[in-house]
RNA sequence: GAUCGCUAGGGUUCCGCCUCGAUAGAGGGUCUGGUCCGAGAGCAAUCGCCCACCCAACAGGCGCGGUGGGUACACGGCGGGACAAAAGCCCGGGAG
Repeated sequence: GAUCGCUAGGGUUCCGCCUCGAUAGAGGGUCUGGUCCGAGAGCAAUCGCCCACCCAACAGGCGCGGUGGGUACACGGCGGGACAAAAGCCCGGGAG
């Protein structure tokens, strides 16, 4: 640095629930929820990268190898965007 899983969080396309309705259906997210979205500054894992050692190979070779360590720090608007819609998503480690 990337990917995946989960969570904080998020709304309302679908399911459920509630109301109206004979029914079809309509409305409600100021409905706990399931599907769904989902963190740079949250958690975990895998890979990648760097360093050291070991093994192998070699005297000009250096690997589809193994083990260990490292991968720091990080407050953050307004506004805009997508999907059904919103958001700690994206613009964005942006402006400051």